[in-house]
Context: one part of a larger RNA
RNA sequence: AGACGGGGACCCGCACAAGCGGUGGAGCAUGUGGUUUAAUUCGACAAUAAGCGAGGAACCUCACCAAGGUUUGACAUAUAGCUGCAAGCUCUAGAAAUAGAGUCGCCUUCGAGGGUGCUAUACAGAUGCUGCAUGGUUGUCGUCAGCUCGUGUCGUGAGAUGUACCGUUAAGUCGGAAAACGAGCGCAACCCCUAUCCUAUGUUUUAUGUGUCAUAGGAGACUGCCCGUUUUAAAUGGGAGGAAGGCGGGGAUGACGUCAAAUCAGCAUGGUUCUUACACCUUGGGCAACACACGUGCUACAAUGGGAAGUACAGAGGGACGCCAAACCGUAAGGUGGAGCAAAUCCCAAAAAACUUCUCUUAGUUCGGAUCGAGGUCUGCAAUUCGACCUCGUGAAGCUGGAAUCGCUAGUAAUCGUGGAUCAGAACGCCACGGUGAAUACGUUCUCGGGUCUUGUACU
Numbered sequence: 001a002g003a004c005g006g007g008g009a010c011c012c013g014c015a016c017a018a019g020c021g022g023u024g025g026a027g028c029a030u031g032u033g034g035u036u037u038a039a040u041u042c043g044a045c046a047a048u049a050a051g052c053g054a055g056g057a058a059c060c061u062c063a064c065c066a067a068g069g070u071u072u073g074a075c076a077u078a079u080a081g082c083u084g085c086a087a088g089c090u091c092u093a094g095a096a097a098u099a100g101a102g103u104c105g106c107c108u109u110c111g112a113g114g115g116u117g118c119u120a121u122a123c124a125g126a127u128g129c130u131g132c133a134u135g136g137u138u139g140u141c142g143u144c145a146g147c148u149c150g151u152g153u154c155g156u157g158a159g160a161u162g163u164a165c166c167g168u169u170a171a172g173u174c175g176g177a178a179a180a181c182g183a184g185c186g187c188a189a190c191c192c193c194u195a196u197c198c199u200a201u202g203u204u205u206u207a208u209g210u211g212u213c214a215u216a217g218g219a220g221a222c223u224g225c226c227c228g229u230u231u232u233a234a235a236u237g238g239g240a241g242g243a244a245g246g247c248g249g250g251g252a253u254g255a256c257g258u259c260a261a262a263u264c265a266g267c268a269u270g271g272u273u274c275u276u277a278c279a280c281c282u283u284g285g286g287c288a289a290c291a292c293a294c295g296u297g298c299u300a301c302a303a304u305g306g307g308a309a310g311u312a313c314a315g316a317g318g319g320a321c322g323c324c325a326a327a328c329c330g331u332a333a334g335g336u337g338g339a340g341c342a343a344a345u346c347c348c349a350a351a352a353a354a355c356u357u358c359u360c361u362u363a364g365u366u367c368g369g370a371u372c373g374a375g376g377u378c379u380g381c382a383a384u385u386c387g388a389c390c391u392c393g394u395g396a397a398g399c400u401g402g403a404a405u406c407g408c409u410a411g412u413a414a415u416c417g418u419g420g421a422u423c424a425g426a427a428c429g430c431c432a433c434g435g436u437g438a439a440u441a442c443g444u445u446c447u448c449g450g451g452u453c454u455u456g457u458a459c460u
Base pairs, nucleotide, nucleotide: 001460002459003457004456005455007454008453009452010451011450012449013448015444016443019408020407021406022405023404026299027298028297029296030295031294032293033292034290035289042053043052064285065284066283067282068281069280070279073123077122078121079120080119081118082117085115088103089102090101091100092099093098106114107113125274126273128272129271130270134268135267136263137262138261139259141257146185147184148183149182150181151180152161153160154159165176166175167174191251192250193249194248196219197218198217199216200215201214202213222245225239226238227237228236229235301401305360306359307358308357309356310355311354317348318347319346322341323340327336328335329334367398372393373392374391375390376389377388378387414436415435416434417433418432419431420430
C1' cells in the first nucleotide's frame, strides 16, 4: 500500500421490512445431470451453466454410430504432359453414392489460346487438440462512483498529499475549507423514443371542410419565479404558473480493473497431430432412449369460475418462391376459387380479457385436461423411429402445495390477447406490441451486496 475481521462510524440498493403474485406438491413442455446405447456429437457448471450456443435436429443441418464407397480428393492456386472431353438424356447393377454401356457432343482472331477431363508433383482438407499460446467478442462485480496523471510539498524509503474534513447530491454532483494547484478516464450533458403546443406539407385518410394521423422544422423545463430553512454558499422543504417540476418517463451508452471467467464448434490465428484417413461422398440410424434427480416454463385444481348466444374497443408488425378477400364445399383442420396488393390504399385480421342475457350450484363436477383408441387435414422426395393441426370417443393426476425460495415501487405487478424473427412444415421458448389495471413502503435493528473513513492482524 492492499486484503480480511462473527471491529467501529456514516451512506446506498426490491437488500430486508410493508404488500401483491409466484416457484417448491400435480400433469405436460423444454434444458441439464445420471443411466442406457452401435451412437445417444460437442460446448456451458454457485452468484456469472441448465427454454443457454440452437432466431426453430424427419432428410439436409451433423460434428456421433453402422454399412457401402473415393484418394491431388467435395473446394483453391500453380507447373508439366496428354485430351474433339464436360454437362444432359436413356438402359443395366445398386439402398444411394457410384460404376458400366449407349446417345448427344466444344468456342476461336488458327498463334495454339480458353474451357473440361486424366496423369504426375507441390498441395488441399480436419466442427481433430490446446481459450493455460492468442486476436476479436462476451458475462460479472456494476450504470457501482470510482480509477489515475503532471508539477509542487511531505517522508531515508516503500509511499502520502491531491481524492481526507464540514455540508450536499443519483453521482469524486456541487459549495465551503484545506500544501496543494491543475488535468485525464468515468458521472452529467451532447444521441434516440415518448408526454404538450405552434408552423409548413398532404401519398393515404375524411362525403367535404378538415383532422385523430404522418413527415419535417421550431417552442417548451432552467430550481427560471415566490416563501421558508441553511453559512450569505451548494442545496433542500413548500407554493404559483404549466401538458410536464426539480434527473418528467424509457432506451442506447459500461471507467481502471477482477475472475489464467467463457468461446480454437461463428470467425481469425501460433503451436501440435492425422494424410488410402482424424479427409471426402452416400444410405439408414442417432442427437427424440428412461428406475431416477435438478432448473426454467405452460395448464390447472374452479363460481372474481366453466359453458352457450349476442354486442364493443387497440397498438406494433409482416407480405411476391408472398399475403390471400368475396362466394361456395366441409362438423372442423382445411379445400375450391380467384378479386386486390411490391402496400397509410389490398391482405394477414377474428383482438382477447370486458359488457348484456341464459345456464351450471360446490360435486373430482358442465372443474381439469393428461393418456389412449378411431377417422381425417396440411407441409414436404419422404411424417415408422420423429411433425403440427382437426373431429368423435376416452377421461388420469390435481381440492392451493413441507423445509425452503423468486419477481415486482406505477401505467409497474398481476391479468388479457396481438405480431415478428428463425422457418417447406414444426413454440407452452425468445423478441416486440398494446387492452384492463392494483396493494404497499413505519423504517434501516437484522439478512445479502456495494461505497467512504477509521481500527486490529501471526495474511500478501
Predicted 3D model of a 460-nucleotide part of an RNA (small-subunit ribosomal RNA, 3' major domain) from a metagenome. The RNAcentral record of the full RNA draws on SILVA.